[in-house]
């Protein structure tokens, strides 16, 4: 000094001038003082949970999420530690149940694509036709996976022996898989020793198996308060008929009028609403995630709409020895609240490791 990796912060200050909007006082009231007023990601709404309603003896099915191990936590499709595989020279980074339960797919190109397969090529046998003869040339009929050719993938790799000609058909030795047994590890595993048959192809984000965990719907949740009009339910007066009058009884054919209570639910209002799985300094346990403990502090809560615009000065880049000039500000914006993941970001800083060159 040059590359590369991993990880964390900022996302401009202060002032002033005019304007939005919550809350709180004052005010008859119009308004006036005071305070508070968006993010890292408020987004995507993908995942987990609080909370709230309804539904539920108990299990099952269907369906859906997840999937190595141990821990974190209110949980998780998160996090930290670590195991195995791959990539890289390394720091790192990616991948994680099972394909030797079953089924079904492996484009194109090849003969043949999965209890395999004979195109070329090699070997036996027979036939035909050549040649004096070794032998060559065509055909049948079969063996053969060592050689070629094709693929991303052709059913263990070397050498040896066998064999008409090959072949785990035999051995040796690797390389793999699978039992068994001992050491170590909570364990996922790993290290050694043995023993088989001699070999087992991808692909589960195909379908399936195992195994765990899931009951819906969502602040438009759900909770009080409650108009006007219509409309239901009572209770009473009323009207017309029989009748001299009462009592009673009929009509009023979707049961006229009036009056007076009930209760539903509609506009609206109020609440839920934001002091919490909250922030944070410091001890402490702990490899770490993280958990405890004492202190501190309160940090939008709106109507779908607010949270800005100007102007100075620092700061920021960038020319210039300087005086000085000159530009730049991303991604995007809360809506019941929290952990998470994922995606987008203008300019920058700060830290941990690796590799490469140089000098001491």
């Nucleotide at each position: 000094g040059g590359a590369g990796u991993c990880g964390g912060a900022c996302a401009g200050g202060u002032c002033g001038u005019c304007g939005c909007u919550g809350c709180g006082g004052c005010g008859c009231a119009a308004g006036c003082c005071g305070u508070g007023g968006a993010g890292g990601a408020a987004a995507g709404u993908c995942c987990g949970g609080g909370c709230u309603c309804c539904g539920c003896a108990g299990g099952g099915c269907a369906g859906g999420a997840c999937g190595c191990u141990g821990g974190g936590u209110a949980a998780c499709a998160c996090c930290c530690a670590g195991c195995g595989g791959g990539a890289g020279c390394g720091a790192u980074c990616c991948c994680g149940g099972g394909a030797a339960a079953g089924u079904g797919c492996c484009a194109c190109a090849g003969a043949a694509a999965a209890c395999a397969g004979a195109c070329c090529g090699c070997c036996c046998g027979c036939c035909g036709g050549g040649g004096c003869a070794a032998c060559c040339c065509g055909g049948c009929a079969g063996g053969u996976a060592a050689g070629g050719g094709u693929g991303a993938a052709a059913c263990g790799g070397u050498g040896g022996g066998g064999c008409a000609a090959g072949a785990g058909c035999c051995c040796a030795c690797c390389a793999g898989c699978g039992g068994c047994u001992g050491c170590g590890g909570u364990g996922a595993c790993g290290c050694a020793g043995u023993c088989g048959g001699c070999u087992a192809g991808g692909u589960a984000a195909a379908c399936c198996c195992c195994g765990u965990c899931c009951g819906g719907a969502g602040c438009a949740a759900g909770a009080c308060c409650a108009a006007a009009u219509a409309g239901g339910g009572g209770a009473g007066c009323u009207g017309g008929c029989c009748g001299g009058c009462c009592c009673g009884g009929c009509c009023a054919c979707g049961u006229g009028g009036c009056u007076c209570c009930c209760g539903g639910g509609u506009a609206g209002g109020u609440u839920g609403c934001u002091a919490g799985a909250g922030a944070u300094u410091c001890g402490c346990g702990g490899u770490a995630a993280c958990g405890c403990g004492c202190g501190u502090c309160c940090c939008a809560g709106a109507g779908g709409a607010a949270u800005g615009a100007c102007g100075a000065c620092c700061g920021c880049c960038c020319c210039g020895c300087a005086a000085g000039g000159g530009g730049a500000g991303a991604c995007a914006a809360a809506a019941c609240c929290c952990g998470g993941c994922u995606u987008a970001u203008c300019g920058u800083c700060c830290g941990g490791c690796u590799c490469c060159a140089u000098u001491u």